Guanidine-I riboswitch aptamer from Fictibacillus aquaticus, 111 nucleotides, folded computationally. Rfam family: Guanidine-I riboswitch aptamer. Rfam links the family to the GO term regulation of gene expression. The organism belongs to Fictibacillus, within Bacteria.
């Protein structure tokens, strides 16, 4: 600015790695310790960080039925109820620092 209705968003979690703190391990400091530092570790718990179509919680749309006002209507707006269902799923690739139930992908298959 624009879209979407087996819709969108936002918060968590299952789960993931290691870019960044931490933590850990020799080395320098250093002829002794301590601050620190550069290099290694993610079969380091963890905090940053990612993060479900088939998890979850909520908002919001969206269908639908209904209410509101008073000469009789109609439109706009606003409100309230209900539904927003089911869903087995590969390899191989991709992004990112890396990687996954993320993306391909409600795919290919399968039933």
């Nucleotide at each position: 600015u624009g879209a979407a209705a087996a819709g969108u968003u936002u918060u968590c979690u299952a789960g993931g790695g290691u870019u960044c703190c931490g933590c850990c391990g020799g080395g320098c400091g250093a002829u002794a310790a301590a601050a620190g530092u550069a290099c290694g570790g993610g079969g380091c718990u963890g905090g940053u960080c990612c993060g479900a179509g088939a998890g979850a919680a909520a908002a919001c749309g969206c269908a639908c039925a209904g209410a509101u006002g008073u000469a009789u209507a109609u439109g706009a707006a606003u409100c309230u109820g209900u539904g927003u269902a089911c869903a087995c799923g590969g390899a191989a690739g991709g992004a990112u620092a890396a990687a996954a139930g993320c993306c391909u992908g409600g795919g290919a298959g399968g039933a």